């Protein structure tokens, strides 16, 4: 300094243009004498930020930030 990957609930990952889910976690409530274990709900993310295209953007385009690979320079 160049190319490239990645950023989505507390964690760990899907979703590649049409209102964002999945397994864990945690909480409620069933079961138990209790605890575990199993089964049942409901919550929780305005998709890193800004900005553009689009009736419509997590999704496509430009730029910022973060972590990562490669490559290339260096007195």
């Nucleotide at each position: 300094g160049g190319u490239c990957c990645g950023u989505u609930g507390g964690c760990g990952c899907a979703g590649u243009g049409g209102u964002a889910g999945c397994g864990c976690a945690a909480u409620a409530c069933c079961u138990u004498g209790a605890c575990a274990u199993g089964g049942u709900a409901g919550a929780g993310g305005u998709c890193a930020c800004u900005a553009g295209u689009u009736c419509g953007a997590a999704u496509c385009u430009a730029g910022u930030a973060c972590g990562g690979a490669c490559c290339a320079c260096c007195a």
Background
A computed fold for a 75-nucleotide RNA from a Verrucomicrobiales bacterium, annotated as transfer RNA. Taxonomically the source falls in Verrucomicrobiales (Bacteria, Pseudomonadati, Verrucomicrobiota, Verrucomicrobiia). Its mean pLDDT, the model's own confidence on a scale to 100, is 82.